[in-house]
RNA sequence: GCAUCAAUAGCUCAGUGGUAGAGCGAGAGAUUGCAGAUCUCUAGGUCACGUGUUCGAUCCACGUUUGGUGCU
Numbered sequence: 001g002c003a004u005c006a007a008u009a010g011c012u013c014a015g016u017g018g019u020a021g022a023g024c025g026a027g028a029g030a031u032u033g034c035a036g037a038u039c040u041c042u043a044g045g046u047c048a049c050g051u052g053u054u055c056g057a058u059c060c061a062c063g064u065u066u067g068g069u070g071c072u
Stems, first nucleotide, its partner, number of pairs: 001071007010024004018055001026042005048064005
């Protein structure tokens, strides 16, 4: 330099056009003599950024940024 993949909650990841979820973690409660374990609830998101397509975009197109892999 070229090709390709990825970017979504604090972390690991789902989510193939119609109001974004799980596990772990955090907080509260129940239980317990205390703690752990277990159960219930809650909070937490500019879906990397920009432009476009569309009635409607996390999802499609193009560009940018960052990271991974391969080739030279």